[in-house]
Context: one part of a larger RNA
RNA sequence: AGCGCAGGGAGGAUGCCUUGGCACUAAGAGCCGAUGAAAGACGUGAUAAGCUGCGAAAAGCUGCGGUGAGGAGCAAAUAUCCAUUGACCCGCAGAUGUCUGAAUGGGGAAACCUGGCUGAGCAAACCUCAGUCACUGCACACUGAAUACAUAGGUAUGCAGAGGGAACCCGGUGAACUGAAACAUCUAAGUAGCCGGAGGAAGAGAAAGAAAAUUGUCGAUUUCCUGAGUAGCGGCGAGCGAAAGGGAAAGAGCCCAAACCGGAAUGCGUGCAUUCCGGGGUUCGGACUGCAUAAUCUACGACCAAGCCUAACAGAACGGUCCUGGGAAGACCGGCCAGAGAGGGUGAAAGCCCCGUAAGUGAAAGGCGAGGGAGGGAGGCAGGAUCCAGAGUACCACGAGACACGUGGAAUCUUGUGGGAAUGAGCGGGGACCACCCCGUAAGGCUAAAUACUACUUAGUGACCGAUAGCGCAUAGUACUGUGAAGGAAAGGUGAAAAGGACCCCGGGAGGGGAGUGAAAGAGAACCUGAAACCCUGUGUUU
Repeated sequence: AGCGCAGGGAGGAUGCCUUGGCACUAAGAGCCGAUGAAAGACGUGAUAAGCUGCGAAAAGCUGCGGUGAGGAGCAAAUAUCCAUUGACCCGCAGAUGUCUGAAUGGGGAAACCUGGCUGAGCAAACCUCAGUCACUGCACACUGAAUACAUAGGUAUGCAGAGGGAACCCGGUGAACUGAAACAUCUAAGUAGCCGGAGGAAGAGAAAGAAAAUUGUCGAUUUCCUGAGUAGCGGCGAGCGAAAGGGAAAGAGCCCAAACCGGAAUGCGUGCAUUCCGGGGUUCGGACUGCAUAAUCUACGACCAAGCCUAACAGAACGGUCCUGGGAAGACCGGCCAGAGAGGGUGAAAGCCCCGUAAGUGAAAGGCGAGGGAGGGAGGCAGGAUCCAGAGUACCACGAGACACGUGGAAUCUUGUGGGAAUGAGCGGGGACCACCCCGUAAGGCUAAAUACUACUUAGUGACCGAUAGCGCAUAGUACUGUGAAGGAAAGGUGAAAAGGACCCCGGGAGGGGAGUGAAAGAGAACCUGAAACCCUGUGUUU
RNA backbone atom coordinates (compact mmCIF):
# COMPACT_ATOMS: atom_id res chain seq x y z
C1' A A 1 0.00 0.00 0.00
C1' G A 2 -4.12 -3.50 -1.77
C1' C A 3 -8.20 -6.74 -0.22
C1' G A 4 -11.48 -8.44 3.83
C1' C A 5 -13.72 -8.00 8.79
C1' A A 6 -14.94 -4.93 13.04
C1' G A 7 -15.47 -0.10 15.23
C1' G A 8 -15.60 5.12 14.72
C1' G A 9 -15.61 10.20 12.36
C1' A A 10 -17.74 13.19 8.72
C1' G A 11 -22.03 13.79 5.80
C1' G A 12 -27.38 14.55 5.61
C1' A A 13 -29.86 10.53 1.78
C1' U A 14 -34.03 7.60 3.43
C1' G A 15 -38.31 6.68 6.62
C1' C A 16 -41.99 9.01 9.57
C1' C A 17 -44.17 13.91 10.52
C1' U A 18 -46.49 19.05 9.07
C1' U A 19 -47.09 24.73 10.80
C1' G A 20 -47.11 25.64 4.31
C1' G A 21 -48.63 25.16 -0.50
C1' C A 22 -51.61 23.36 -5.09
C1' A A 23 -56.25 22.37 -7.49
C1' C A 24 -61.31 22.62 -7.08
C1' U A 25 -66.62 22.85 -5.09
C1' A A 26 -70.76 25.67 -2.79
C1' A A 27 -72.24 30.17 -1.06
C1' G A 28 -71.00 35.37 -0.20
C1' A A 29 -68.75 39.78 -1.80
C1' G A 30 -67.43 42.21 -6.16
C1' C A 31 -64.91 47.88 -5.38
C1' C A 32 -61.59 51.65 -2.27
C1' G A 33 -60.61 57.25 -2.75
C1' A A 34 -60.68 64.98 -1.40
C1' U A 35 -65.13 62.52 5.15
C1' G A 36 -57.81 62.01 1.83
C1' A A 37 -57.40 55.61 -0.87
C1' A A 38 -53.87 51.75 -2.21
C1' A A 39 -48.85 51.82 -0.71
C1' G A 40 -45.40 53.62 2.74
C1' A A 41 -42.02 56.74 6.30
C1' C A 42 -41.45 57.77 11.35
C1' G A 43 -43.07 56.86 15.93
C1' U A 44 -45.67 54.00 19.86
C1' G A 45 -44.14 49.04 25.35
C1' A A 46 -41.50 49.51 32.58
C1' U A 47 -37.43 47.01 29.99
C1' A A 48 -37.96 46.43 23.20
C1' A A 49 -33.69 44.87 17.92
C1' G A 50 -37.57 42.26 14.62
C1' C A 51 -42.76 40.88 13.43
C1' U A 52 -47.85 42.05 14.75
C1' G A 53 -51.18 45.90 16.57
C1' C A 54 -51.87 50.97 17.05
C1' G A 55 -51.13 56.74 15.90
C1' A A 56 -48.75 62.31 20.01
C1' A A 57 -55.88 59.93 22.93
C1' A A 58 -50.22 55.63 19.70
C1' A A 59 -49.90 46.47 21.67
C1' G A 60 -54.46 51.46 22.63
C1' C A 61 -59.85 55.26 24.07
C1' U A 62 -65.70 55.15 24.34
C1' G A 63 -70.65 52.95 23.97
C1' C A 64 -73.71 48.65 23.19
C1' G A 65 -74.01 43.26 23.04
C1' G A 66 -71.56 38.15 23.96
C1' U A 67 -68.62 35.45 27.50
C1' G A 68 -67.23 34.50 32.73
C1' A A 69 -61.82 34.04 35.69
C1' G A 70 -58.16 35.09 34.82
C1' G A 71 -55.19 38.91 32.16
C1' A A 72 -51.01 42.82 30.35
C1' G A 73 -49.62 39.92 21.48
C1' C A 74 -45.46 36.65 18.99
C1' A A 75 -42.28 35.84 23.87
C1' A A 76 -39.60 33.37 28.21
C1' A A 77 -38.01 36.05 32.77
C1' U A 78 -38.19 40.21 36.33
C1' A A 79 -40.75 44.38 38.05
C1' U A 80 -45.28 46.89 38.34
C1' C A 81 -50.27 46.71 37.49
C1' C A 82 -55.65 45.32 35.82
C1' A A 83 -59.84 41.97 37.16
C1' U A 84 -67.08 39.22 39.81
C1' U A 85 -68.11 47.45 40.90
C1' G A 86 -67.00 41.82 35.26
C1' A A 87 -60.80 42.57 33.45
C1' C A 88 -58.58 39.88 29.14
C1' C A 89 -61.04 37.91 24.76
C1' C A 90 -65.07 37.98 20.63
C1' G A 91 -68.91 40.92 17.66
C1' C A 92 -71.30 45.73 16.17
C1' A A 93 -71.06 51.02 16.26
C1' G A 94 -68.10 55.37 17.30
C1' A A 95 -63.58 58.61 18.75
C1' U A 96 -58.42 59.61 17.86
C1' G A 97 -55.71 58.93 13.44
C1' U A 98 -48.14 62.38 13.03
C1' C A 99 -45.72 62.80 7.97
C1' U A 100 -45.55 61.09 2.69
C1' G A 101 -48.61 59.55 -1.20
C1' A A 102 -54.09 61.68 -6.52
C1' A A 103 -51.54 65.02 -2.47
C1' U A 104 -54.58 69.70 -3.35
C1' G A 105 -51.71 77.00 0.21
C1' G A 106 -46.40 77.52 -2.28
C1' G A 107 -41.93 74.71 -3.05
C1' G A 108 -39.41 69.94 -3.14
C1' A A 109 -33.99 65.51 -4.14
C1' A A 110 -41.48 61.32 -1.24
C1' A A 111 -42.01 60.90 4.21
C1' C A 112 -38.80 67.55 4.12
C1' C A 113 -38.72 73.15 3.66
C1' U A 114 -41.80 77.47 3.91
C1' G A 115 -46.26 81.05 3.64
C1' G A 116 -51.28 84.05 3.63
C1' C A 117 -56.09 84.71 6.14
C1' U A 118 -59.58 83.80 10.42
C1' G A 119 -59.99 82.29 15.46
C1' A A 120 -58.05 80.64 20.48
C1' G A 121 -54.25 80.55 24.36
C1' C A 122 -53.30 87.02 27.46
C1' A A 123 -54.28 93.31 26.51
C1' A A 124 -50.28 93.45 22.43
C1' A A 125 -45.79 91.19 19.95
C1' C A 126 -43.27 86.52 19.52
C1' C A 127 -44.58 81.54 19.91
C1' U A 128 -48.00 77.39 19.97
C1' C A 129 -52.65 75.28 18.54
C1' A A 130 -57.32 74.83 15.48
C1' G A 131 -59.62 75.88 10.80
C1' U A 132 -58.95 77.42 5.78
C1' C A 133 -56.39 78.68 0.97
C1' A A 134 -54.59 73.65 -5.66
C1' C A 135 -56.55 72.72 -10.57
C1' U A 136 -60.46 71.34 -14.11
C1' G A 137 -65.65 70.77 -15.62
C1' C A 138 -70.80 72.00 -14.86
C1' A A 139 -74.77 75.09 -12.64
C1' C A 140 -76.19 79.78 -10.93
C1' A A 141 -75.42 84.84 -9.51
C1' C A 142 -72.55 89.25 -9.51
C1' U A 143 -68.96 92.06 -11.96
C1' G A 144 -66.81 93.54 -16.40
C1' A A 145 -62.01 95.45 -21.15
C1' A A 146 -60.18 96.94 -26.13
C1' U A 147 -65.60 98.94 -27.90
C1' A A 148 -71.56 101.92 -27.76
C1' C A 149 -74.84 97.65 -26.64
C1' A A 150 -72.36 93.41 -25.80
C1' U A 151 -68.66 89.66 -25.48
C1' A A 152 -63.87 87.87 -23.69
C1' G A 153 -62.08 87.96 -18.86
C1' G A 154 -62.73 88.13 -13.34
C1' U A 155 -65.22 86.90 -8.56
C1' A A 156 -68.61 84.33 -5.01
C1' U A 157 -71.44 79.92 -3.95
C1' G A 158 -72.85 74.80 -4.83
C1' C A 159 -72.02 69.98 -7.09
C1' A A 160 -68.70 66.71 -9.51
C1' G A 161 -63.82 64.93 -11.20
C1' A A 162 -58.72 63.48 -10.27
C1' G A 163 -55.61 58.32 -7.87
C1' G A 164 -55.48 52.87 -6.82
C1' G A 165 -57.19 47.76 -7.92
C1' A A 166 -56.10 40.16 -9.55
C1' A A 167 -58.92 38.54 -13.61
C1' C A 168 -63.22 39.30 -16.51
C1' C A 169 -65.56 43.57 -20.32
C1' C A 170 -65.78 47.67 -24.16
C1' G A 171 -63.10 50.97 -27.34
C1' G A 172 -58.41 53.05 -29.75
C1' U A 173 -53.66 51.61 -31.57
C1' G A 174 -51.14 47.39 -33.07
C1' A A 175 -46.16 43.84 -33.98
C1' A A 176 -42.74 39.91 -34.85
C1' C A 177 -40.97 35.07 -34.21
C1' U A 178 -43.66 31.23 -36.50
C1' G A 179 -46.48 28.19 -40.57
C1' A A 180 -46.51 27.99 -45.77
C1' A A 181 -41.03 22.57 -45.04
C1' A A 182 -37.54 29.05 -48.97
C1' C A 183 -40.75 33.63 -49.57
C1' A A 184 -43.69 38.39 -51.05
C1' U A 185 -50.33 37.72 -51.05
C1' C A 186 -51.67 34.69 -46.92
C1' U A 187 -50.67 32.80 -41.70
C1' A A 188 -49.38 33.79 -36.72
C1' A A 189 -53.61 37.71 -35.31
C1' G A 190 -56.74 41.88 -34.62
C1' U A 191 -52.95 37.68 -30.83
C1' A A 192 -48.87 39.98 -27.61
C1' G A 193 -47.71 44.89 -26.23
C1' C A 194 -49.22 50.08 -25.31
C1' C A 195 -53.30 53.75 -24.39
C1' G A 196 -58.41 55.21 -22.81
C1' G A 197 -63.03 53.87 -20.21
C1' A A 198 -66.77 51.27 -17.27
C1' G A 199 -69.24 47.72 -14.10
C1' G A 200 -70.31 43.85 -10.61
C1' A A 201 -70.63 42.17 -14.55
C1' A A 202 -69.58 44.61 -19.37
C1' G A 203 -71.21 44.59 -24.26
C1' A A 204 -75.68 43.37 -27.22
C1' G A 205 -80.93 44.24 -27.43
C1' A A 206 -87.09 45.31 -29.04
C1' A A 207 -86.25 44.70 -36.63
C1' A A 208 -85.34 50.01 -42.49
C1' G A 209 -84.65 41.70 -38.94
C1' A A 210 -84.41 36.50 -40.49
C1' A A 211 -86.46 33.60 -44.22
C1' A A 212 -89.36 31.69 -48.44
C1' A A 213 -90.05 30.73 -53.92
C1' U A 214 -95.53 29.93 -54.38
C1' U A 215 -99.03 29.80 -50.56
C1' G A 216 -97.71 33.51 -47.12
C1' U A 217 -93.39 31.26 -41.96
C1' C A 218 -90.72 33.18 -37.47
C1' G A 219 -90.94 37.37 -34.09
C1' A A 220 -85.54 41.80 -29.15
C1' U A 221 -80.71 40.37 -27.30
C1' U A 222 -77.26 36.93 -24.97
C1' U A 223 -75.10 31.96 -23.79
C1' C A 224 -74.71 26.53 -24.55
C1' C A 225 -75.59 21.84 -27.70
C1' U A 226 -76.37 20.91 -32.80
C1' G A 227 -76.39 22.26 -37.80
C1' A A 228 -70.56 21.47 -39.27
C1' G A 229 -65.24 21.13 -40.16
C1' U A 230 -70.93 21.52 -43.75
C1' A A 231 -71.81 25.96 -47.32
C1' G A 232 -68.00 28.74 -48.69
C1' C A 233 -63.13 31.68 -48.69
C1' G A 234 -57.99 30.43 -50.13
C1' G A 235 -50.21 31.89 -54.03
C1' C A 236 -57.93 27.12 -54.42
C1' G A 237 -51.18 26.52 -51.08
C1' A A 238 -50.54 26.60 -45.87
C1' G A 239 -54.69 27.31 -43.91
C1' C A 240 -59.33 30.19 -42.63
C1' G A 241 -64.35 28.88 -41.77
C1' A A 242 -70.01 30.74 -41.26
C1' A A 243 -75.47 31.36 -41.19
C1' A A 244 -80.56 30.06 -41.30
C1' G A 245 -82.99 26.12 -38.97
C1' G A 246 -83.58 22.54 -34.60
C1' G A 247 -82.90 21.68 -29.09
C1' A A 248 -81.97 24.02 -24.26
C1' A A 249 -80.93 28.28 -20.40
C1' A A 250 -83.39 32.85 -19.44
C1' G A 251 -87.30 35.73 -20.63
C1' A A 252 -89.66 42.18 -20.65
C1' G A 253 -90.36 45.53 -22.85
C1' C A 254 -90.07 50.83 -23.15
C1' C A 255 -88.78 56.36 -23.66
C1' C A 256 -87.76 60.67 -26.89
C1' A A 257 -87.74 64.04 -31.68
C1' A A 258 -91.96 65.82 -34.83
C1' A A 259 -97.22 67.11 -35.98
C1' C A 260 -100.91 69.75 -32.43
C1' C A 261 -102.14 72.80 -27.73
C1' G A 262 -100.48 76.37 -23.87
C1' G A 263 -96.80 79.72 -21.67
C1' A A 264 -92.20 82.60 -21.47
C1' A A 265 -87.90 84.96 -23.50
C1' U A 266 -85.02 87.06 -27.48
C1' G A 267 -84.58 89.53 -32.16
C1' C A 268 -86.43 97.03 -31.57
C1' G A 269 -88.61 95.11 -38.46
C1' U A 270 -94.92 95.00 -34.07
C1' G A 271 -96.30 90.36 -36.48
C1' C A 272 -93.59 87.08 -37.87
C1' A A 273 -89.21 84.12 -36.77
C1' U A 274 -86.15 81.59 -33.36
C1' U A 275 -85.14 79.52 -28.67
C1' C A 276 -86.73 77.56 -24.02
C1' C A 277 -90.47 75.32 -20.68
C1' G A 278 -95.09 72.35 -19.86
C1' G A 279 -98.74 69.12 -22.14
C1' G A 280 -99.35 65.70 -26.31
C1' G A 281 -97.10 61.41 -28.79
C1' U A 282 -93.94 56.90 -30.30
C1' U A 283 -95.28 52.50 -35.22
C1' C A 284 -100.77 45.86 -35.40
C1' G A 285 -98.40 54.54 -36.10
C1' G A 286 -99.62 59.38 -34.18
C1' A A 287 -101.61 64.46 -34.53
C1' C A 288 -106.74 65.79 -35.81
C1' U A 289 -112.40 64.75 -35.30
C1' G A 290 -116.12 61.81 -32.53
C1' C A 291 -117.23 58.38 -28.43
C1' A A 292 -115.42 56.35 -23.74
C1' U A 293 -112.46 57.23 -19.26
C1' A A 294 -111.37 51.83 -15.73
C1' A A 295 -110.04 46.98 -15.70
C1' U A 296 -105.19 45.82 -15.69
C1' C A 297 -99.85 46.33 -15.64
C1' U A 298 -95.38 48.45 -13.39
C1' A A 299 -87.95 47.43 -14.00
C1' C A 300 -89.91 53.70 -9.92
C1' G A 301 -91.19 54.05 -4.74
C1' A A 302 -91.21 56.54 1.51
C1' C A 303 -92.33 52.76 4.76
C1' C A 304 -93.34 47.67 6.77
C1' A A 305 -91.15 43.00 6.75
C1' A A 306 -90.43 36.76 7.02
C1' G A 307 -85.72 35.17 6.82
C1' C A 308 -80.30 35.44 6.50
C1' C A 309 -75.17 37.39 7.79
C1' U A 310 -71.76 39.71 11.39
C1' A A 311 -70.31 37.35 18.58
C1' A A 312 -72.28 33.05 20.87
C1' C A 313 -75.25 29.07 23.97
C1' A A 314 -76.15 24.22 25.00
C1' G A 315 -74.81 19.44 23.66
C1' A A 316 -75.41 12.03 25.12
C1' A A 317 -72.45 7.94 26.88
C1' C A 318 -66.78 4.11 31.09
C1' G A 319 -65.21 1.70 34.56
C1' G A 320 -61.82 -2.12 36.46
C1' U A 321 -56.74 -4.77 36.57
C1' C A 322 -51.17 -8.72 40.42
C1' C A 323 -51.54 -7.38 32.07
C1' U A 324 -47.40 -4.88 29.06
C1' G A 325 -45.13 -0.27 29.43
C1' G A 326 -41.73 5.70 31.16
C1' G A 327 -46.71 6.69 29.80
C1' A A 328 -52.73 3.29 27.98
C1' A A 329 -56.18 5.51 24.24
C1' G A 330 -53.28 -1.10 23.51
C1' A A 331 -54.60 -6.24 25.81
C1' C A 332 -58.08 -8.69 29.04
C1' C A 333 -62.89 -8.34 31.82
C1' G A 334 -67.58 -6.08 32.15
C1' G A 335 -70.79 -1.85 30.51
C1' C A 336 -73.06 2.51 28.07
C1' C A 337 -74.46 6.58 24.26
C1' A A 338 -75.71 7.35 19.35
C1' G A 339 -80.46 12.60 15.10
C1' A A 340 -73.50 12.68 17.85
C1' G A 341 -68.67 6.19 15.09
C1' A A 342 -66.66 14.07 10.86
C1' G A 343 -62.11 15.70 12.66
C1' G A 344 -58.32 17.26 16.13
C1' G A 345 -55.88 16.77 20.99
C1' U A 346 -54.39 14.12 25.34
C1' G A 347 -47.07 10.52 27.58
C1' A A 348 -48.60 4.50 21.88
C1' A A 349 -53.86 3.15 18.84
C1' A A 350 -60.11 7.01 22.89
C1' G A 351 -67.77 7.12 20.02
C1' C A 352 -68.30 7.49 26.01
C1' C A 353 -61.03 12.22 29.06
C1' C A 354 -60.72 17.44 26.45
C1' C A 355 -62.14 20.58 22.09
C1' G A 356 -65.76 19.38 19.04
C1' U A 357 -69.61 16.72 15.95
C1' A A 358 -75.63 15.66 15.13
C1' A A 359 -80.32 17.72 16.06
C1' G A 360 -81.56 22.38 18.41
C1' U A 361 -81.27 27.68 20.54
C1' G A 362 -79.54 32.98 20.12
C1' A A 363 -78.64 39.69 18.61
C1' A A 364 -78.58 45.61 22.13
C1' A A 365 -76.05 47.27 17.27
C1' G A 366 -74.92 47.21 11.94
C1' G A 367 -75.77 44.98 7.06
C1' C A 368 -78.55 42.09 3.25
C1' G A 369 -83.49 41.25 2.23
C1' A A 370 -88.07 37.34 -0.56
C1' G A 371 -92.58 39.63 -0.14
C1' G A 372 -96.15 43.63 0.92
C1' G A 373 -96.79 48.71 -0.21
C1' A A 374 -99.18 54.84 0.43
C1' G A 375 -97.77 57.27 -3.79
C1' G A 376 -95.93 57.89 -8.86
C1' G A 377 -96.08 56.08 -13.99
C1' A A 378 -98.39 53.43 -18.03
C1' G A 379 -103.05 52.16 -19.86
C1' G A 380 -109.35 52.25 -24.86
C1' C A 381 -112.50 52.27 -29.66
C1' A A 382 -113.86 54.34 -34.50
C1' G A 383 -113.09 57.66 -38.82
C1' G A 384 -109.37 58.48 -42.93
C1' A A 385 -109.81 64.86 -45.48
C1' U A 386 -105.34 67.49 -43.84
C1' C A 387 -100.56 67.52 -40.99
C1' C A 388 -96.12 64.74 -38.69
C1' A A 389 -92.85 60.49 -38.51
C1' G A 390 -84.76 61.63 -37.03
C1' A A 391 -80.47 65.24 -43.98
C1' G A 392 -75.03 66.83 -45.65
C1' U A 393 -78.52 61.57 -43.90
C1' A A 394 -79.75 57.45 -47.54
C1' C A 395 -77.45 56.68 -52.04
C1' C A 396 -73.40 57.10 -55.94
C1' A A 397 -67.96 57.42 -57.41
C1' C A 398 -62.91 56.84 -55.72
C1' G A 399 -59.68 54.93 -51.48
C1' A A 400 -59.75 51.70 -47.26
C1' G A 401 -61.58 48.63 -43.27
C1' A A 402 -65.23 44.94 -41.12
C1' C A 403 -68.16 40.83 -42.54
C1' A A 404 -66.00 32.90 -42.60
C1' C A 405 -65.98 35.93 -47.86
C1' G A 406 -58.06 37.66 -49.96
C1' U A 407 -62.14 42.48 -55.55
C1' G A 408 -64.34 38.56 -56.80
C1' G A 409 -70.53 38.35 -60.26
C1' A A 410 -69.75 40.91 -54.13
C1' A A 411 -74.68 42.04 -51.74
C1' U A 412 -74.52 43.77 -46.33
C1' C A 413 -71.98 47.11 -42.35
C1' U A 414 -68.33 51.34 -41.17
C1' U A 415 -66.27 55.88 -43.52
C1' G A 416 -61.39 59.38 -45.54
C1' U A 417 -62.36 62.59 -50.24
C1' G A 418 -66.01 64.43 -53.83
C1' G A 419 -71.05 64.63 -55.36
C1' G A 420 -75.93 64.24 -53.22
C1' A A 421 -82.11 62.36 -52.81
C1' A A 422 -87.25 61.00 -51.77
C1' U A 423 -91.19 62.25 -47.99
C1' G A 424 -95.63 57.12 -46.79
C1' A A 425 -98.81 56.79 -53.94
C1' G A 426 -92.42 57.48 -49.85
C1' C A 427 -88.00 54.73 -48.44
C1' G A 428 -84.72 50.21 -47.21
C1' G A 429 -83.84 44.77 -47.60
C1' G A 430 -84.47 39.69 -49.73
C1' G A 431 -75.79 38.25 -51.90
C1' A A 432 -74.30 42.15 -58.80
C1' C A 433 -78.57 44.22 -61.40
C1' C A 434 -84.05 44.65 -63.24
C1' A A 435 -89.35 43.34 -62.76
C1' C A 436 -93.04 41.11 -59.73
C1' C A 437 -93.90 39.46 -54.90
C1' C A 438 -92.72 39.24 -49.75
C1' C A 439 -90.39 41.45 -45.25
C1' G A 440 -89.37 45.89 -42.71
C1' U A 441 -89.75 51.37 -41.44
C1' A A 442 -82.75 53.90 -41.23
C1' A A 443 -80.32 58.42 -40.32
C1' G A 444 -82.43 59.59 -31.49
C1' G A 445 -82.19 56.88 -26.72
C1' C A 446 -82.91 53.20 -22.38
C1' U A 447 -83.48 48.07 -20.86
C1' A A 448 -83.25 42.91 -15.83
C1' A A 449 -82.19 37.55 -16.49
C1' A A 450 -79.67 33.51 -18.78
C1' U A 451 -73.09 34.68 -19.90
C1' A A 452 -67.38 35.92 -18.31
C1' C A 453 -63.94 36.39 -14.15
C1' U A 454 -61.97 35.79 -8.75
C1' A A 455 -57.60 39.99 -5.79
C1' C A 456 -61.13 39.02 -1.33
C1' U A 457 -64.61 36.30 2.83
C1' U A 458 -66.83 31.74 4.83
C1' A A 459 -67.56 26.47 4.76
C1' G A 460 -65.63 22.22 2.64
C1' U A 461 -63.27 18.49 -0.78
C1' G A 462 -58.82 15.83 -3.05
C1' A A 463 -56.55 7.80 -6.45
C1' C A 464 -52.82 16.59 -5.17
C1' C A 465 -47.29 17.71 -2.74
C1' G A 466 -44.84 16.39 1.85
C1' A A 467 -39.14 20.32 2.87
C1' U A 468 -34.03 19.43 -4.05
C1' A A 469 -41.49 18.15 -3.47
C1' G A 470 -45.57 21.74 -3.00
C1' C A 471 -46.16 28.87 -4.32
C1' G A 472 -40.10 32.11 -5.46
C1' C A 473 -41.19 32.02 0.19
C1' A A 474 -43.60 25.91 5.96
C1' U A 475 -42.86 32.65 4.91
C1' A A 476 -39.24 36.31 2.05
C1' G A 477 -40.02 39.51 -2.39
C1' U A 478 -36.20 39.01 3.04
C1' A A 479 -30.55 38.32 2.72
C1' C A 480 -27.77 39.25 -1.40
C1' U A 481 -26.62 41.16 -6.77
C1' G A 482 -27.23 45.39 -10.13
C1' U A 483 -26.24 52.88 -11.44
C1' G A 484 -31.04 51.26 -12.82
C1' A A 485 -35.16 48.69 -14.99
C1' A A 486 -34.74 44.28 -12.63
C1' G A 487 -32.92 39.60 -10.71
C1' G A 488 -33.47 36.80 -6.30
C1' A A 489 -31.94 32.45 -2.63
C1' A A 490 -30.81 29.04 1.34
C1' A A 491 -32.89 27.67 5.74
C1' G A 492 -38.41 22.64 9.11
C1' G A 493 -38.17 18.16 13.37
C1' U A 494 -34.38 17.63 21.42
C1' G A 495 -38.10 15.56 24.66
C1' A A 496 -44.44 13.47 26.80
C1' A A 497 -42.67 17.42 29.87
C1' A A 498 -36.86 21.70 29.96
C1' A A 499 -37.09 17.80 33.81
C1' G A 500 -32.00 22.14 28.89
C1' G A 501 -27.27 18.67 32.92
C1' A A 502 -26.87 21.60 40.27
C1' C A 503 -22.16 19.91 42.11
C1' C A 504 -16.92 17.78 41.40
C1' C A 505 -12.46 17.03 38.16
C1' C A 506 -8.93 18.31 33.60
C1' G A 507 -8.40 22.71 30.55
C1' G A 508 -6.84 29.81 29.27
C1' G A 509 -11.01 28.47 26.54
C1' A A 510 -13.43 25.27 23.36
C1' G A 511 -14.34 20.75 24.84
C1' G A 512 -14.36 16.46 27.73
C1' G A 513 -14.74 12.89 32.23
C1' G A 514 -17.93 11.89 36.51
C1' A A 515 -22.60 13.02 39.01
C1' G A 516 -27.75 14.12 38.17
C1' U A 517 -32.56 14.41 34.79
C1' G A 518 -35.08 11.33 31.48
C1' A A 519 -38.16 5.51 28.84
C1' A A 520 -33.89 6.76 26.00
C1' A A 521 -28.38 11.55 26.35
C1' G A 522 -25.56 6.16 21.12
C1' A A 523 -32.45 12.35 22.42
C1' G A 524 -27.39 17.36 25.13
C1' A A 525 -29.55 22.07 21.92
C1' A A 526 -23.84 21.26 15.78
C1' C A 527 -30.13 17.82 19.27
C1' C A 528 -35.72 12.08 15.49
C1' U A 529 -34.06 8.39 12.01
C1' G A 530 -28.86 8.83 10.39
C1' A A 531 -27.68 5.66 3.77
C1' A A 532 -23.44 6.66 0.29
C1' A A 533 -19.15 9.21 -1.41
C1' C A 534 -14.79 10.67 1.78
C1' C A 535 -11.39 10.07 6.27
C1' C A 536 -9.43 7.20 10.40
C1' U A 537 -8.41 3.18 14.12
C1' G A 538 -7.92 -2.02 15.31
C1' U A 539 -7.30 -6.74 13.34
C1' G A 540 -6.60 -10.80 9.48
C1' U A 541 -4.20 -11.64 5.00
C1' U A 542 -1.04 -10.54 0.48
C1' U A 543 3.18 -8.03 -1.49
Source information: The part of an RNA shown here (large-subunit ribosomal RNA, domain I) has 543 nucleotides and comes from Eisenbergiella sp. The prediction has a mean pLDDT of 84. NCBI's taxonomy places the organism under Bacteria, Bacillota, Clostridia, Lachnospiraceae, Eisenbergiella.